[in-house]
Source information: Small-subunit ribosomal RNA, 5' domain from an uncultured bacterium, 554 nucleotides, folded computationally. The RNAcentral record of the full RNA draws on ENA. Model confidence (mean pLDDT): 81 of 100.
Context: one part of a larger RNA
């Protein structure tokens, strides 16, 4: 001077950083990556519409049963009649009863179309990114320059062609069944951009031939001509999209290979059997002891092999005139891990934090047969430690993944919250005021000194406290942040200073206590009766919302 700092004492505000350096201990609870119904079947609601069933109402042919009213017919009385009596009776109204059929309501079943709907599942992308840690690594990890004629790249750009006909499945659903649970088992069924054949094939592969040209050693590139070989999936408001599939090609992004640089130890001198090279093979997206076999004995090493310690690595940051020392928080770039170990599966990409499996150590349910996790994500909880923060708000912005797109989602990020941790910045007033007032403290008792310091008069409103107003940030809409910044008015000097020191290095001195005692100290050293060095006081002296200690590097 500097600090991811702590600690002691103090403490007004505002901006903009930072904020578990210890135990890569152990984690309760909540969030952190899912989207897409315009791939696809299916379920649940709900509107329609047809059928069937069941119930009720209404009309109702047809029939019975009562009862009125009857043309007529038959017997009877009577001399005889349009009389009288009695039996039948087509018809007509009324009242009821069953019934075939129809029409409506009403419920439930089953069907079919439709959706402003939802989505467990089949599928498609994303869960390789974006957060975290530094545990391990002295290592082609990283830095930096070069090569790969030895290579890979979904999504996206550009070119050229292209998409034709087919098949069998499977969850979901159903039924049966085990199991306390996670959760599984058999039988059936069914669909798609899942999954499988077959046709076609341009400059793909893959063989063998011919020709031109090139290069850096293997060799690379185009050109002809045979042969054999690989493809495709559709979807939607119905009118353009958005997908599919084949080749080149870019571009992004990685893989791999070399030069050089990269910390301390000789009190670590030898070290090495896939070790070192060659044939073959296999392996990989590619070289290549990367693996295998067999053959050969070779490689590294005082230009420090090996072994041991220690550490992520860089831009950078602190110092320091520089050289150069030191660091490795935060920001950004690479690497390496995601409770320990090992291991592949899918994928363009993983040997994968919030996926699989087995092992191991813990923790938790448990019906004891078994299952269940993994905060080095954001918040938070215990533990450790001198010591590091809210279980908040929004996705408005930025960016990012899915979706034609409306939107989802997003502890990435954008706020806010808490800490003087830091760094700037302003602020506690300001101008006049001498009787140099009181009180303190000193005195030689005369006075000095605090000190224009206060008091008083005068003024001013940064911060502040009250009302009002009130953004940018957002492009048409959409603002967490916030009624926040900033602006206006009023109101009051009113609410805002302390810490360290004072012999010499070192700016700052006196008085009392204290007596080698209590103490002080960074060094020199001070304290044993007049201590400028302890301790109080008054007083200077620095530095200021801070001051000092400690620790640590230069």
């Nucleotide at each position: 001077g500097a600090c991811g700092a702590a600690c002691g004492c103090u403490g007004g505000c505002g901006g903009c950083g930072u904020g578990c350096c210890u135990a890569a201990c152990a984690c309760a609870u909540g969030c952190a990556a899912g989207u897409c119904g315009a791939g696809c079947g299916g379920g649940a609601c709900a509107a329609g519409g047809a059928g069937c069933u069941a119930g009720g109402a209404c009309u109702g042919a047809g029939u019975g049963g009562u009862u009125a009213g009857g043309a007529g017919u038959u017997a009877g009385g009577g001399a005889g009649a349009u009389c009288c009596u009695a039996a039948c009776g087509a018809c007509u109204g009324a009242c009821u009863g069953c019934u075939a059929a129809g029409u409506c309501c009403u419920a439930g079943u089953c069907c079919c179309u439709u959706g402003c709907u939802c989505u467990a599942g089949c599928g498609g992308c994303g869960g390789a990114c974006g957060g975290g840690u530094g545990a391990g690594u002295a290592a082609c990890g990283c830095g930096u320059g070069a090569g790969u004629a030895a290579c890979c790249u979904g999504c996206c750009u550009g070119u050229a062609a292209g998409a034709g006909g087919g098949g069998a499945a499977u969850a979901a659903c159903g039924u049966u069944c085990c199991g306390a649970a996670a959760g599984g088992a058999a039988c059936g069924c069914u669909a798609a951009u899942a999954c499988c054949g077959c046709a076609u094939a341009u400059u793909g592969c893959c063989a063998a031939g011919g020709a031109a040209c090139c290069g850096c050693a293997u060799g690379g590139c185009u050109c002809c001509a045979u042969g054999g070989u690989g493809a495709a999936a559709g979807a939607u408001u119905u009118u353009a999209u958005c997908g599919c599939u084949u080749a080149c090609a870019g571009a992004u992004g990685g893989a791999c290979u070399c030069g050089c640089g990269u910390c301390u130890g000789a009190u670590u001198a030898g070290c090495u059997a896939g070790u070192u090279g060659g044939u073959a093979a296999g392996g990989u997206a590619a070289c290549g002891g990367c693996u295998u076999a067999c053959c050969a004995a070779g490689g590294c090493g005082a230009c420090g092999a090996u072994c041991a310690g220690u550490a992520g690595c860089c831009g950078g940051g602190c110092u320091g005139a520089g050289a150069g020392g030191c660091c490795a928080a935060a920001c950004g770039g690479c690497c390496a891990c995601a409770u320990u170990g090992g291991g592949a599966c899918u994928g363009a990409g993983a040997c994968a934090c919030g996926g699989c499996c087995c092992a191991g150590a813990c923790u938790c349910c448990u019906a004891c047969g078994g299952g269940a996790g993994g905060c080095a994500g954001c918040a938070g909880u215990g533990g450790g430690g001198a010591a590091u923060a809210u279980u908040g708000c929004g996705c408005a912005a930025u960016g990012g993944g899915g979706g034609a797109a409306a939107c989802c989602c997003u502890g990435a990020c954008g706020c806010a919250g808490c800490a003087a941790c830091g760094c700037c910045g302003c602020g506690u007033g300001a101008a006049g005021g001498a009787u140099g007032a009181a009180g303190g403290u000193c005195u030689u008792c005369g006075g000095a000194u605090u000190g224009u310091a206060a008091a008083c008069u005068u003024u001013u409103g940064u911060c502040u406290u009250u009302g009002g107003u009130g953004a940018a940030g957002a492009u048409a809409a959409u603002g967490a942040c916030g009624g926040u910044a900033g602006c206006c008015a009023a109101g009051g000097a009113g609410g805002a200073a302390g810490c360290c020191a004072c012999g010499g290095c070192u700016a700052a001195c006196u008085a009392c206590g204290u007596g080698c005692c209590a103490g002080c100290a960074g060094c020199c050293g001070c304290g044993g009766u007049a201590a400028u060095a302890c301790g109080u006081a008054g007083g200077u002296g620095g530095c200021a919302a801070g001051c000092g200690u400690u620790g640590u590097c230069c």